[in-house]
RNA sequence: GGGAGAGUGGUCUAGUGGUUAUGAUACAUCGUUCACAUCGAUGUGGUCGCAGGUUCAAUUCCUGCCUCUCCCA
Numbered sequence: 001g002g003g004a005g006a007g008u009g010g011u012c013u014a015g016u017g018g019u020u021a022u023g024a025u026a027c028a029u030c031g032u033u034c035a036c037a038u039c040g041a042u043g044u045g046g047u048c049g050c051a052g053g054u055u056c057a058a059u060u061c062c063u064g065c066c067u068c069u070c071c072c073a
Stems, first nucleotide, its partner, number of pairs: 001072007010025003018056001026044006049065005
């Protein structure tokens, strides 16, 4: 330099145009226990990488850019 893929709470992840963005984990509170762990309940936490475009409506489609991974040279 060329090609392909990925980017979503602190971390990992589902979702793939449609009206509250999913689950796990983490953290906090409560219950259980003599206590701890385990388990259960509730809660906190997201500019869906950035900017533009298409659309009645974009996390999803299109374009550019940024970052990461892989392949070729």

A computed fold for a 73-nucleotide RNA from an archaeon, annotated as transfer RNA.
It matches the Rfam family "tRNA". By type it is a transfer RNA.
The RNAcentral record of the sequence draws on ENA and MGnify.